[in-house]
A computed fold for an 85-nucleotide RNA from Mesobacillus persicus, annotated as c-di-GMP-I riboswitch aptamer. Its Rfam family is "c-di-GMP-I riboswitch aptamer". Rfam links the family to the GO term cyclic-di-GMP binding. The sequence was found by an Rfam model in a public genome assembly.
RNA sequence: AACACCUAAAGGCAAAAUCACUGAAAGGUGAUGACGCAAAGCUAUAGGGGCCUCCGCUUAUUAGCAAGGCUAGCCAGUUACCAUC
Numbered sequence: 001a002a003c004a005c006c007u008a009a010a011g012g013c014a015a016a017a018u019c020a021c022u023g024a025a026a027g028g029u030g031a032u033g034a035c036g037c038a039a040a041g042c043u044a045u046a047g048g049g050g051c052c053u054c055c056g057c058u059u060a061u062u063a064g065c066a067a068g069g070c071u072a073g074c075c076a077g078u079u080a081c082c083a084u085c
Base pairs, nucleotide, nucleotide: 012037013036017032018031019030020029021028022027035073041078042077043076047075048074049071050070051069052068053067056065057064058063
């Protein structure tokens, strides 16, 4: 360094779905609920990807541009418990 097997303790978060609220929408909040997660903690003005389109402009009321919003449980940045070494 690689491969295989075995393995704590204390906990944490909460997918889908349902109900309620909210938003133009994507989505978000709360409750129920656990699919899973060793960062499924935080960060959207550090960066990339993806999603939405009320308003604005153009167009041919199919679409495009701009702008704004959302997503970190997509990658990522950053912080971090216990044990072992």